[in-house]
Molecule: FMN riboswitch aptamer (RFN element)
Organism: Bifidobacterium subtile
RNA sequence: CGCAAGUUUCAGGGAAGGUGAAAAUCCUUACUGGCGGUAACUUCCAUUCCGAUGUCUUUCGACGCAUAACGGUGAAGAAGAAGCCCGCGACCCGCGUCAAGCGGCUGAUCCGGUGGGAAUCCGGGGCCAACGGUUACAGUCCGGAUGGAAGAAACGAGGC
Numbered sequence: 001c002g003c004a005a006g007u008u009u010c011a012g013g014g015a016a017g018g019u020g021a022a023a024a025u026c027c028u029u030a031c032u033g034g035c036g037g038u039a040a041c042u043u044c045c046a047u048u049c050c051g052a053u054g055u056c057u058u059u060c061g062a063c064g065c066a067u068a069a070c071g072g073u074g075a076a077g078a079a080g081a082a083g084c085c086c087g088c089g090a091c092c093c094g095c096g097u098c099a100a101g102c103g104g105c106u107g108a109u110c111c112g113g114u115g116g117g118a119a120u121c122c123g124g125g126g127c128c129a130a131c132g133g134u135u136a137c138a139g140u141c142c143g144g145a146u147g148g149a150a151g152a153a154a155c156g157a158g159g160c
Base pairs, nucleotide, nucleotide: 002160003159006155007154008153009152010151015029016028017027018026030140031139032129033128034088035087036086037085041080042079043078044077049072050071051070052067053066054065055064083127084126092104093103094102095101109125110124111123112122113121131143132142133141
């Protein structure tokens, strides 16, 4: 320094108006986007690549060495980047003993541009959002939930 039993903490955002007897549910306009991965994108970055300068060399040259005097390119590397590309979580269903666990279910993207290549970049448009509740249909209100959890961070005796 790494691995590991284990421990602790953290881990979801968003609304106004109109109509109406009644809507935070309809209509209009607006707003929001969990976790991990990937990403032709962005930023940083060369002791290493290219150049420049200096130096070595009698010269041509070579291109060695140096640059805390410098420029370029970014290969490698680092950081960030997707609601609708891949996977996961939550909710719900079944088995199980009510648990652990296992299985199931689990939303939504097109067009144009660039290009060798676009799910990913640029531009434009579109679409999606568990369950229960409710004088009236809910991504944005209330509730299960001071819950659970994908996972993130820190610590970590002994051991390897």